[in-house]
A computed fold for a 596-nucleotide part of an RNA, annotated as large-subunit ribosomal RNA, domain I. The coordinates come from a structure-prediction model, not an experiment, and the mean pLDDT is 82.
Context: one part of a larger RNA
RNA sequence: GGCGAACGGUGGAUGCCUUGGCACCAGGAGCCGAUGAAGGACGUGGGAGGCCGCGAUAGGCCUGGGGGAGCUGUCAACCGAGCUGUGAUCCCAGGGUGUCCGAAUGGGGAAACCUGGCUGGAGUCAUGUCCAGUCACCCACACCUGAACACAUAGGGUGUGUGGAGGGAACGCGGGGAAGUGAAACAUCUCAGUACCCGUAGGAAGAGAAAACAAAUAGUGAUUCCGUGAGUAGUGGCGAGCGAAAGCGGAUUGAGGCUAAACCGGUUGCGUGUGAUACCUGUCAGGGGUUGCGUGGUCGGGGUUGUGGGACCCUGCUGAACAAGCUGACACUUGUUCGAGGAGUUAUAAAGUCAGUGGCUAGUCGAACAGUCUGGAAUGGCUGACCGUAGACGGUGAGAGUCCGGUAGGUGAAAGUUGCUGAUCUUCUGUGGGUGUUCCCGAGUAGCGGCGGACCCCUGUAAUCUGCCGUGAAUCUGCCAGGACCACCUGGUAAGCCUAAAUACUUCCUGGUGACCGAUAGCGGACGAGUACCGUGAGGGAAUGGUGAAAAGUACCCCGGGAGGGGAGUGAAAUAGUACCUGAAACCGUUCGCCU
Repeated sequence: GGCGAACGGUGGAUGCCUUGGCACCAGGAGCCGAUGAAGGACGUGGGAGGCCGCGAUAGGCCUGGGGGAGCUGUCAACCGAGCUGUGAUCCCAGGGUGUCCGAAUGGGGAAACCUGGCUGGAGUCAUGUCCAGUCACCCACACCUGAACACAUAGGGUGUGUGGAGGGAACGCGGGGAAGUGAAACAUCUCAGUACCCGUAGGAAGAGAAAACAAAUAGUGAUUCCGUGAGUAGUGGCGAGCGAAAGCGGAUUGAGGCUAAACCGGUUGCGUGUGAUACCUGUCAGGGGUUGCGUGGUCGGGGUUGUGGGACCCUGCUGAACAAGCUGACACUUGUUCGAGGAGUUAUAAAGUCAGUGGCUAGUCGAACAGUCUGGAAUGGCUGACCGUAGACGGUGAGAGUCCGGUAGGUGAAAGUUGCUGAUCUUCUGUGGGUGUUCCCGAGUAGCGGCGGACCCCUGUAAUCUGCCGUGAAUCUGCCAGGACCACCUGGUAAGCCUAAAUACUUCCUGGUGACCGAUAGCGGACGAGUACCGUGAGGGAAUGGUGAAAAGUACCCCGGGAGGGGAGUGAAAUAGUACCUGAAACCGUUCGCCU
C1' cells in the first nucleotide's frame, strides 16, 4: 500500500409521519368606494423584535345576546402589575373611535411630507401655537349675471344632488388587432378575430316576441343553452385546412309587454285676421266677442295589428250616483266616487308596513365497560357485558362504538340579514258589427352604385346581415323574404324601446370528497414567503419540517481557558442529549486477518 471482516466518524438517502397544498362537488355570496375603498406607512402592550389585532378612546370603548371559571393573542418562556360569580377572558350582532398616505379632492409634492384661506373655539400681555369644521375638478338641474353685437348666445357666479372619479380573480359585451406556427419552402389561405391593448356593465351579461323558418295545394311559432343532425351540406393555391342550418330530442317551464303616427283636447311660439263672417258639443232662442284659421313645440287621451290593424263616419249591447261642457229644455260627451272583475313589486307603474313561517350570522342537550395478562404506558390478547336514528372523524403514553371532543337525532336568537305565504296597500278595466280607391301605419330609411367586413360561402350564379362614400322610393291596389333574376305561390310587416328562467365564471364564505402529493413531492411559499437575496428598472426569486408519552432538556462531582467530554441522575430507550426518529451510499478512520 491492497483485499476482507468488525466497529466508528461524516453525510442525510430511505421508511414512517403531517400542520400545508392540489383537484373537484354542493350550498351561499356575487360587488367595495367622496359617510373616503382596495392597498399601505407610522404608531399602539409594563419589559428588544417578528406575526396577528387595533388606531392618539390604539392587545382596545359602548349596547344587546350567548357562555360559565378562569383570564391578560402568538413565536415563547420568565418576571411584574392587575381583572374576574356585581359574571371577567372568549364567541355572535349592532354602534362608536378610526393618525397619515392612497381616486386623494384647499395648494404643493421626490406617497405616507411641506404649507395656506375662511368660520367657530382653546391658550398667550401679545405674536408664535393648538383643536373642530370647511375650501379640488367634471356633470345634471334651478336661479343670478353677462361680451364681441340691439335682442340673444358664448362666458362667469351661486345653490342643490348617498351624481361621477378609483379598485376588483374569472365570466360578458363592444372598439382595435398581431406573429411564431401549419401548408413538410411560400405569397392567397391557416394560426385567429386567438394572444394582447382600450372602453364599459352586471351578478350574470348578451339575445329576445318574426319585414323568422320552412314547404311547394305539408307545417312550426320570441330568445338562450345542451344532445343529435355531422365532420354531413358546403367552402378551399378544391392544398393545408375551415365547416354550418333546418328538423328531431331535452333544459326552462307556461312571459310577454310598452310606444311612434292618424284623430281629439289643454297649453304655448310664429304667421294671418275687424268681415260680427268664423268660433263657443247638437237643435231652437238668447248671450259672448278673436276665443278663429294655418304651422311648429310640449302635455293628456287615443292606438299597437298581419284570419291586416287603427283613426274618422254609421249602428247595437253594457250597473248606480254626482259634477262639468256660456244660459234654458232635451240629447250627447267627459270626469269623479261606489259596485263588479282582474293584476302586482325581476319587464309590462311603484313604495312600503304588519303578521305568520323557514334559512344564515353565537350556542346547547346528546346512549353505552368492567376484570385480568403483557408492557414504561392499554386503545392490544383473554373473559364476561352494554348502546346504537350515534360502528363518520379526530384526540388520549400502542388498533378505543361504550375515556375526551364529537357523530345520529333533538333544541335555540335580544340584534342583523335573507326566502316564502297572507293581510294592508298600489294599480288597471268597456265591447261587438258595418260602409268607404277618406286619413295613418317609424326616411336621408329601404333599394340601387362603388369599396370593405360578417356569414359554411377565399367574388363566385352570391342571396342574407353590416360599415363608409354617392344616389334615393312607396303606405296596404303598399313593402320585404323564400340563395342572381322574373312570374306564380307561400311566409312576414323593417327602418322605436323593455323583458325573468334555462347559460358562463369563482376573488370570497361554509360543508364535503379523492385508485391526488407527502418535504428535491404538493402552490413559488407546511418554516418571520412574494420573505431573504439579485436587478437603475420593468422584473426575477430561493433555502430551511420531525427529541420524548411528558422537558422529566442531565442537580452534583471530575478534566479543560473554553468548546467538548467522563461519572452520577432522568427516561421504556440517551448510539432519543435541543448538531436530537429511522440513519443508506460516496468519503475518512481504528482494530484484526491475509498478501506485497